[in-house]
Molecule: transfer RNA
Organism: Hominimerdicola alba
RNA sequence: GUAGUAGUCGUCUAAUGGAAGGACAUCAGAUUGUGGCUCUGAUAAUAAGAGUUCGAUUCUCUUCGAUUACC
Numbered sequence: 001g002u003a004g005u006a007g008u009c010g011u012c013u014a015a016u017g018g019a020a021g022g023a024c025a026u027c028a029g030a031u032u033g034u035g036g037c038u039c040u041g042a043u044a045a046u047a048a049g050a051g052u053u054c055g056a057u058u059c060u061c062u063u064c065g066a067u068u069a070c071c
Stems, first nucleotide, its partner, number of pairs: 001070005007064001010024004018054001026042005047063005
């Protein structure tokens, strides 16, 4: 340089146009003589910008960084 892939809570992972969910972690509480285990609740995310659409995580374009193959 060419052609692809995927960018979602702190981490991992769903959601194929109709109000973004779960697990772990974190915080608070319950339980316990203390801690752990267990239970309940809470906080937390769509890489950035534009377009299409009544409505975009989803479709289109550009940019950004990551990654794969070839050169």